Source information:
The RNA shown here (Glycine riboswitch aptamer) has 115 nucleotides and comes from Intrasporangium calvum. The coordinates come from a structure-prediction model, not an experiment, and the mean pLDDT is 80. Its Rfam family is "Glycine riboswitch aptamer". From the family's description: This family represents the bacterial glycine riboswitch.
RNA sequence: CCAAACCACAUGGGAGAGUCCUCGUCGGCGUCAGGUGUCCGUCGCCUGAGUUCAACGAGGCGCCGAAGGGGCAACAUCCCCGGAACCUCUCAGGCACCCGGACCAUGUGGCGAGG
Numbered sequence: 001c002c003a004a005a006c007c008a009c010a011u012g013g014g015a016g017a018g019u020c021c022u023c024g025u026c027g028g029c030g031u032c033a034g035g036u037g038u039c040c041g042u043c044g045c046c047u048g049a050g051u052u053c054a055a056c057g058a059g060g061c062g063c064c065g066a067a068g069g070g071g072c073a074a075c076a077u078c079c080c081c082g083g084a085a086c087c088u089c090u091c092a093g094g095c096a097c098c099c100g101g102a103c104c105a106u107g108u109g110g111c112g113a114g115g
Stems, first nucleotide, its partner, number of pairs: 001115002006110008018061001020060006027053002031049007062095003068091001069089003075082001
């Protein structure tokens, strides 16, 4: 001086499975009724009611696996301990979009087996 592997950050890519049902809460769109502002009003504001959509909470059934977590082979050991995954289990997480997402690529920085 170069630099594998490893770590951090940034960018890009990144699968699967119910937009499930019930109840409640809050919010939004629209409708109706009443009140009010206004010269008038088809407009604005407030209150109430029904419906609908989403979010959250609780409960229920089904499903997915690539955050995390648990389990195991070869191997190794006198024995015990150890010992992997995209395998497996589904505790957790997830099942329209968004978010997340193992892993991959590129770049920047760190460290530095080795040359």